[in-house]
C1' cells in the first nucleotide's frame, strides 16, 4: 500500500428490507435457618461513524474509523 473477514446489551452471539433477540450476567420476588441451586418477573443497545437509496434500513449502497487474517514492499 493491496485483497478479505468482523463491529448488534456488561460478556458471547443470532437476526440478509417491515415493532432489535437469545445465552450468560445483573436488579427484584418465590423456596432456603443461610449460601448456592432452582422458578417467576424486570432493567439494559439511536446495531462502530457519516451520507445516500427506500414508504420503510442492523440488513442494500458509498465514504471512513477500530480489531483480525492473506498478499506485496522495504529492512
Nucleotide at each position: 500500500c493491496g485483497g478479505g473477514g468482523c463491529g448488534u446489551a456488561g460478556c458471547g452471539c443470532a437476526g440478509u428490507g417491515g415493532u432489535a433477540g437469545c445465552g450468560c450476567a445483573c436488579c427484584c420476588g418465590c423456596c432456603u435457618u443461610g449460601g448456592g441451586a432452582g422458578c417467576g418477573g424486570g432493567u439494559g443497545g439511536u446495531c462502530g461513524g457519516c451520507c445516500g437509496u427506500u414508504c420503510g434500513a442492523a440488513u442494500c449502497g458509498g465514504c471512513u474509523c477500530g480489531c483480525c487474517c492473506c498478499g506485496a514492499c522495504c529492512a
Molecule: transfer RNA
Organism: bacterium